[in-house]
About this RNA:
Predicted 3D model of a 355-nucleotide part of an RNA (large-subunit ribosomal RNA, domain IV) from Geodermatophilaceae bacterium URHB0062. Taxonomically the source falls in Geodermatophilaceae (Bacteria, Bacillati, Actinomycetes, Geodermatophilales). It was read from a public genome assembly. Rfam family: Bacterial large subunit ribosomal RNA.
Context: one part of a larger RNA
RNA sequence: CUGUGGUUAAGGAACUCGGCAAAAUGCCCCCGUAACUUCGGGAGAAGGGGGACCCUUGACCGUGAACCGCCUUGCGCGGGGCAGCGGUGGGGGGUCGCAGAGACCAGUGAGAAGCGACUGUUUACUAAAAACACAGGUCCGUGCGAAGUCGUAAGACGAUGUAUACGGACUGACGCCUGCCCGGUGCUGGAACGUUAAGGGGACGGGUUAGCCGCAAGGCGAAGCUCAGAACUCAAGCGCCAGUAAACGGCGGUGGUAACUAUAACCAUCCUAAGGUAGCGAAAUUCCUUGUCGGGUAAGUUCCGACCUGCACGAAUGGCGUAACGACUUCUCAGCUGUCUCAACCACAGGCUCG
Repeated sequence: CUGUGGUUAAGGAACUCGGCAAAAUGCCCCCGUAACUUCGGGAGAAGGGGGACCCUUGACCGUGAACCGCCUUGCGCGGGGCAGCGGUGGGGGGUCGCAGAGACCAGUGAGAAGCGACUGUUUACUAAAAACACAGGUCCGUGCGAAGUCGUAAGACGAUGUAUACGGACUGACGCCUGCCCGGUGCUGGAACGUUAAGGGGACGGGUUAGCCGCAAGGCGAAGCUCAGAACUCAAGCGCCAGUAAACGGCGGUGGUAACUAUAACCAUCCUAAGGUAGCGAAAUUCCUUGUCGGGUAAGUUCCGACCUGCACGAAUGGCGUAACGACUUCUCAGCUGUCUCAACCACAGGCUCG
């Protein structure tokens, strides 16, 4: 000097991002116990008191002769409970220490808010959480050789199940609820019309040339072979017409107006598929922003309660509440302390120095 352990005057979180770490609480019995609540809880709430040993006293429990009864006469059964012994929890008196759950072991508590209902699960080796799951809710598919999944197939799972079943998607206990928009995208249904592939079809046209014409150049040109190919025919799809948002998603602007001012219930106008309803709101969401007001502090960019001007909340990408729960996050208080003011000492281990 480092590590580990221990003690500390006065103060007691002034430390610090933050009470991190440490201290404190801790067991049993008795008393007592709030808001809130889904009536189960909350609750070991909180907060108090007692606890050793010796003597004595009575109570109770176990065991337990004698004694009594019964007959089936047995090492019988039932009753009975003195003494003694063992045990439990009381009353009274006394003893010792600073201290009696004497060591070890062994809950800190309370108030408020956010998130997630809960018990669970997770990044084996930096994240345990508000993430995942969950019971519950809704939608979609599936009639059985089911849908779906694996496999080229046979086949298998689904399931030795049968719509109160199985598969998929979203939401996530419970309570109160879940508004408007189907124009776009998707899905479902419709089939009249339009469009539409290969195929079918083969009009019309071209190449070649036996032959014919021509003095020649060249022209015409059957059959066959061959190139190209119009009309017509024709599926799904798309167009088209509807439905559907707990499908993907979306849910406005401007101007004016009330007898102080301010504001605008009201009016006008433009656009839209429709213009954000209830509830909540500077929020895990608020840029401006340490918004403004109130509370708490001597002093509070955090916190709590309000306001609403929501840059850019909002209803199963669920909205708002919510008892219980949480090694979650934030704020406050009590207790407690070497976290600190401010450091000191002791023990052990290691390093270093000297020998």